[in-house]
RNA sequence: ACCUGUAAAGGGCAACUUCGGUCGAAAGGCUGGAGGCGCAAAGGUCCAAUCUAAGAGCCAGUGGCUCAUGAUCGUGGAUUUGCCAGG
Numbered sequence: 001a002c003c004u005g006u007a008a009a010g011g012g013c014a015a016c017u018u019c020g021g022u023c024g025a026a027a028g029g030c031u032g033g034a035g036g037c038g039c040a041a042a043g044g045u046c047c048a049a050u051c052u053a054a055g056a057g058c059c060a061g062u063g064g065c066u067c068a069u070g071a072u073c074g075u076g077g078a079u080u081u082g083c084c085a086g087g
Base pairs, nucleotide, nucleotide: 002087003086004085005084012039013038016035017034018033019032020031021030022029023028037074043080044079045078046077047076048075049072050071051070055067056066057065058064059063
């Protein structure tokens, strides 16, 4: 340098539950405490996919449809960086 991958060591992340605070129209997010499903990239970037529709447009309507500039990232792909161990 390249390939492989376990959850072993040291670490990282944090699904979900719960007790508080808080932002948002919503989807959903942030934050403090307790617990911890799981992940070898559940680190970063880009693209897609999915969710929502304040606002905008349309329909002929106490409503409905379309659209992301809003979200998810533990939904996927590509790329890039990286711990340890083995070859």
c-di-GMP-I riboswitch aptamer from a Rhodocyclaceae bacterium, 87 nucleotides, folded computationally. Lineage of the source: Bacteria > Pseudomonadati > Betaproteobacteria > Rhodocyclales > Rhodocyclaceae. It was read from a public genome assembly, where an Rfam model found it.